This is a predicted structure of a 480-nucleotide part of an RNA (small-subunit ribosomal RNA, 3' major domain) from an uncultured bacterium. The coordinates come from a structure-prediction model, not an experiment, and the mean pLDDT is 81. It matches the Rfam family "Bacterial small subunit ribosomal RNA". Gene Ontology terms of the family: structural constituent of ribosome and ribosome.
Context: one part of a larger RNA
RNA sequence: UGACGGGGACCCGCACAAGCGGUGGAGCAUGUGGUUUAAUUCGAAGCAACGCGAAGAACCUUACCUAAACUUGACAUCCUUUUGACCGGAGGGUAAUGCCUCCCUCACUAGCUUGCUAGUGCAAAAGUGACAGGUGGUGCAUGGUUGUCGUCAGCUCGUGUCGUGAGAUGUUGGGUUAAGUCCCGCAACGAGCGCAACCCCUAUCUUUAGUAGCCAUCAUUCAGUUGGGCACUCUAGAGAGACUGCCAGGGAUAACCUGGAGGAAGGUGGGGAUGACGUCAAAUCAUCAUGCCCCUUAUGUUUAGGGCUACACACGUGCUACAAUGGCCGGUACAACGAGAUGCAAUACCGUGAGGUGGAGCAAAACUAUAAAACCGGUCUCAGUUCGGAUUGUAGGCUGAAACUCGCCUACAUGAAGCUGGAGUUACUAGUAAUCGCGAAUCAGAAUGUCGCGGUGAAUACGUUCCCGGGCCUUGUACA
Numbered sequence: 001u002g003a004c005g006g007g008g009a010c011c012c013g014c015a016c017a018a019g020c021g022g023u024g025g026a027g028c029a030u031g032u033g034g035u036u037u038a039a040u041u042c043g044a045a046g047c048a049a050c051g052c053g054a055a056g057a058a059c060c061u062u063a064c065c066u067a068a069a070c071u072u073g074a075c076a077u078c079c080u081u082u083u084g085a086c087c088g089g090a091g092g093g094u095a096a097u098g099c100c101u102c103c104c105u106c107a108c109u110a111g112c113u114u115g116c117u118a119g120u121g122c123a124a125a126a127g128u129g130a131c132a133g134g135u136g137g138u139g140c141a142u143g144g145u146u147g148u149c150g151u152c153a154g155c156u157c158g159u160g161u162c163g164u165g166a167g168a169u170g171u172u173g174g175g176u177u178a179a180g181u182c183c184c185g186c187a188a189c190g191a192g193c194g195c196a197a198c199c200c201c202u203a204u205c206u207u208u209a210g211u212a213g214c215c216a217u218c219a220u221u222c223a224g225u226u227g228g229g230c231a232c233u234c235u236a237g238a239g240a241g242a243c244u245g246c247c248a249g250g251g252a253u254a255a256c257c258u259g260g261a262g263g264a265a266g267g268u269g270g271g272g273a274u275g276a277c278g279u280c281a282a283a284u285c286a287u288c289a290u291g292c293c294c295c296u297u298a299u300g301u302u303u304a305g306g307g308c309u310a311c312a313c314a315c316g317u318g319c320u321a322c323a324a325u326g327g328c329c330g331g332u333a334c335a336a337c338g339a340g341a342u343g344c345a346a347u348a349c350c351g352u353g354a355g356g357u358g359g360a361g362c363a364a365a366a367c368u369a370u371a372a373a374a375c376c377g378g379u380c381u382c383a384g385u386u387c388g389g390a391u392u393g394u395a396g397g398c399u400g401a402a403a404c405u406c407g408c409c410u411a412c413a414u415g416a417a418g419c420u421g422g423a424g425u426u427a428c429u430a431g432u433a434a435u436c437g438c439g440a441a442u443c444a445g446a447a448u449g450u451c452g453c454g455g456u457g458a459a460u461a462c463g464u465u466c467c468c469g470g471g472c473c474u475u476g477u478a479c480a
Base pairs, nucleotide, nucleotide: 001480002479003477004476005475007474008473010471011470012469013468015464016463019428021426022425023424026320027319028318029317030316031315032314033313034311035310042053043052064306065305066304067303068302069301070300073131077130078129079127080126081125082124083123084122088103089102090101091100092099106121107120108119109118110117111116112115133295134294136293137292138291142289143288144284145283146282147280149278154193155192156191157190158189159188160169161168162167173184174183175182199272200271201270202269204240205239206238207237208236209235210234213230214229215228218227219226243266246260247259248258249257250256322421326380327379328378329377330376331375339368340367343362344361348357349356350355387418392413393412394411395410396409397408398407434456435455436454437453438452439451440450
């Protein structure tokens, strides 16, 4: 100087407390461990691995296993020889690739005998070796990227001063703040990386513009449908607006705090992006790059089938429930973010339905998709039920060469467990929790996952004694 203390003082955080909803019990989905297996590819491991890499394993992917096949190779550059093609098409054969056969088939320049020679370019085949190739090893050899402490308020430097020195000071102290934020004081004076601000979205208003959007007034219609209009809504450009600016009190006449006015918004208005010096030999050699080591008729490459989907069990994360604040039936409203051409697909018709036929419109403020909970009426009357939907059978639909291993959906039948969950554990402070549906990426098909969007919309916070984590000062130390 740090680190540590079941030392002290101060402060903060959904850390506790106060509330509210979960999880832990059930069924299923998904990940992991274990076990099994020819293989169940590999990685991730307290918080910070476990719906994680994977924004989507039937084949492919695919790295694993079994079998079959290739050896300058699936891919790149160079050398030699030969050919004139390559591509494409047809046939044979195989589980398939490989393999075999046939058809078609270059350009330019020069010399000339006009169809031959030489050269160049391009392409293919053969050969030779240099080499290719490796999702093989080492993340404890590395770059790059990422997680975490933590959006915590810290981490340092120059000059000066003090100390023999390691170092100290500044950065400590009194206040204050979300903040090393600011004020005052001080052997310090300044500065840098962080904080804040600058950026984006959102809440109010003005203005510009008025179609594909809108409709107050005037006509018109089943309908903003049409004429008309751009006031309003809205869209998207440019601006305004919030700064403790004003008032009162407190405070040290400071910083600042408390209350008030005006205001759409008030003291960081709400949300996002933004992550200092560093810590964990943290993660990744399987995104990529890369040193060294290893394989080179195989640890490389190709093909078929299988596996990654197994199942006495254990754990994590979710979904659906156990019902009446509910289930079912009928009727009736109100969104937003986004996506769409190998695409989204309306009206209509067929089918109980999944879906099919067909194709208007739309490269979209134009066309496409019923929002659901809510509300109104009816029914059920506390039951393992008209709750719950697992499991299984049969019959179908869709995608795709192909749904057996191993997809999704529909109809009929079947109708498990489950009556609110032990010890424990966890999210959340407001348009939040809870609850309801909608969209997108990936994608032929395949979400209860992920990322977004809007609808309805709470309760509680006395307080900081205690648990956990963190910051600053101080003290002890047989630790570095």